[in-house]
Context: one part of a larger RNA
RNA sequence: UGACGGGGGCCCGCACAAGCAGCGGAGCAUGUGGUUUAAUUCGAAGCAACGCGAAGAACCUUACCUAGACUUGACAUCUCCUGCAUUACUCUUAAUCGAGGAAGUCCCUUCGGGGACAGGAUGACAGGUGGUGCAUGGUUGUCGUCAGCUCGUGUCGUGAGAUGUUGGGUUAAGUCCCGCAACGAGCGCAACCCCUGCUAUUAGUUACUAACAAGUAAAGUUGAGGACUCUAAUGGGACUGCCUGUGACAAGCAGGAGGAAGGUGGGGAUGACGUCAAAUCAUCAUGCCCUUUAUGAUCUGGGCUACACACGUGCUACAAUGGAUGGUACAGAGAGCAGCGAAAUCGUGAGGUCAAGCGAAUCUCAAAAAGCCAUUCUCAGUUCGGAUUGUAGUCUGCAACUCGACUACAUGAAGUCGGAAUCGCUAGUAAUCGCGGAUCAGAAUGUUACGGUGAAUACGUUCUCGAGUCUUGCACA
Numbered sequence: 001u002g003a004c005g006g007g008g009g010c011c012c013g014c015a016c017a018a019g020c021a022g023c024g025g026a027g028c029a030u031g032u033g034g035u036u037u038a039a040u041u042c043g044a045a046g047c048a049a050c051g052c053g054a055a056g057a058a059c060c061u062u063a064c065c066u067a068g069a070c071u072u073g074a075c076a077u078c079u080c081c082u083g084c085a086u087u088a089c090u091c092u093u094a095a096u097c098g099a100g101g102a103a104g105u106c107c108c109u110u111c112g113g114g115g116a117c118a119g120g121a122u123g124a125c126a127g128g129u130g131g132u133g134c135a136u137g138g139u140u141g142u143c144g145u146c147a148g149c150u151c152g153u154g155u156c157g158u159g160a161g162a163u164g165u166u167g168g169g170u171u172a173a174g175u176c177c178c179g180c181a182a183c184g185a186g187c188g189c190a191a192c193c194c195c196u197g198c199u200a201u202u203a204g205u206u207a208c209u210a211a212c213a214a215g216u217a218a219a220g221u222u223g224a225g226g227a228c229u230c231u232a233a234u235g236g237g238a239c240u241g242c243c244u245g246u247g248a249c250a251a252g253c254a255g256g257a258g259g260a261a262g263g264u265g266g267g268g269a270u271g272a273c274g275u276c277a278a279a280u281c282a283u284c285a286u287g288c289c290c291u292u293u294a295u296g297a298u299c300u301g302g303g304c305u306a307c308a309c310a311c312g313u314g315c316u317a318c319a320a321u322g323g324a325u326g327g328u329a330c331a332g333a334g335a336g337c338a339g340c341g342a343a344a345u346c347g348u349g350a351g352g353u354c355a356a357g358c359g360a361a362u363c364u365c366a367a368a369a370a371g372c373c374a375u376u377c378u379c380a381g382u383u384c385g386g387a388u389u390g391u392a393g394u395c396u397g398c399a400a401c402u403c404g405a406c407u408a409c410a411u412g413a414a415g416u417c418g419g420a421a422u423c424g425c426u427a428g429u430a431a432u433c434g435c436g437g438a439u440c441a442g443a444a445u446g447u448u449a450c451g452g453u454g455a456a457u458a459c460g461u462u463c464u465c466g467a468g469u470c471u472u473g474c475a476c477a
Base pairs, nucleotide, nucleotide: 001477002476004473005472007471008470009469010468012466013465015461016460019425020424022422026316027315028314029313030312031311032310033309034307035306042053043052064302065301068298070296073125077124078123079121080120081119082118083117086103087102089100090099091098106115107114108113127291128290130289131288132287136285137284138280139279140278141276143274148187149186150185151184152183153182154163155162156161167178168177169176193268194267195266196265198236199235200234201233202232203231204230208225209224212223213222214221239262242256243255244254245253246252318418322377323376324375325374326373327372328371334365335364336363339358340357344353345352346351384415389410390409391408392407393406394405395404431453432452433451434450436448437447
């Protein structure tokens, strides 16, 4: 000087408390461990691994296993030779490989040749999701959006170092003020950026419709309009600016006015010096080591989907604040041409047929759902709950057996609110309700984004956990 303390002071955080809804019990989905297996590819491991890499494993993916074919190779450059490229078809095979044969005859040219492409030969080499993240770059997590981390000059100290950065106040903040052997500065904080809340101007199409007119079963449907909504560009607006009190006359704090908004208005992006030899050699790059008729590469089938069990994360429930049936209302944000697909029509339905419109403020996906209005069920393992299983189908796709999603009919399991323990959340939040996107042929209860309805509680900081700061002890460095 640090680190540490079941030392002390001050202070903060959904840290506790006060509340709300959960998890832990059930069924299923999904990840992991374990076990099994020819293989169940690999990685991730307290917080900070476990709906994680994976924004989507039937083949492919795929790295694993089995069996079969290849060896200058699936991919690249160089050398030599030959030739056109390219492609349908037949045989064979589980498939690739292999064999046959047909059509066809590239571009430039100084006519020497050159280029692209294909086949063959030779070796230099290619290749490796093989090892090492404890050899590395790059990227990322975490403490933590915590308020800290340092430097120059000066001064003090033999020195390590100290001072500044401590102290008195204050703040979300090393934020600001005052004081002070310090005076300044840098990286962080804040601001500058984006979204949102109010408003003005400009601009009105595909958006809008107040007035005027036309028109209808209804309808901005049409003329028209530039008011309103909205769209999207530029501005304004909030600064403790004003008032009162308080405070050291300071920084500030408390209350008030005006205001759409008030003291960081709300949200996002933004992550200092460093810590964990944290994660990643399987995104990529890369040193060294290993491999080279195999640890490379190709193809068929299988596996990654197994199942006495254990754990994590979710979904659905256990019902009447509910289930069922009928009617009826209101979003936002997105996506669309190998696409979204209306209307009509067929089907109980998943869907099918035909096909309008739309590269979209124009058309489509698209029905929002909780809600509201009626009717019914009457407390039951039920008209709750939907697992499981049978049959018949639909769709995607060469192909749904292992192993897809969905539909109809039938079947109708556990489950009556969950032990110890434990998680999230302070406001348009929790809870609850639905909608969209990415990935994607198909395949979400995951993820990401969007809006609708919309709470309760916070006395307080004694205690638990984790930070910060000053100080003290110290058998630690």
Small-subunit ribosomal RNA, 3' major domain from an uncultured bacterium, 477 nucleotides, folded computationally. The coordinates come from a structure-prediction model, not an experiment, and the mean pLDDT is 83. Its Rfam family is "Bacterial small subunit ribosomal RNA".